The prediction has a mean pLDDT of 84. A computed fold for a 92-nucleotide RNA from a Cytophagaceae bacterium, annotated as SAM riboswitch aptamer (S box leader). The sequence was found by an Rfam model in a public genome assembly.

[in-house]
RNA sequence: GAUUUAUUAAGAAGCGCCGAGAGACAGGCUCUAUGACGCGCUAGCAACCUCUGGAAAAUCCUGAAAAGGUGCUAAUUCCUGAAAUAUAAAUU
Repeated sequence: GAUUUAUUAAGAAGCGCCGAGAGACAGGCUCUAUGACGCGCUAGCAACCUCUGGAAAAUCCUGAAAAGGUGCUAAUUCCUGAAAUAUAAAUU
């Protein structure tokens, strides 16, 4: 990178660095020198993997966030559109 499955109306921010664009794309609308976006640290949210208990099992139910792998923390995935995007897990 490709394929499959699931989710995509809930939830959760401070500090430091940087310095001009950012919100995938098109149109809209919005954020941004009162410093956005990004990066780092800390904190948090969630519960996909994970972990606890139960059911004979596929799998399902209950619970945890303590250990570990991700993810996420402006706006319903910001809105509309599309064989759209993003994330997780598995296969390749």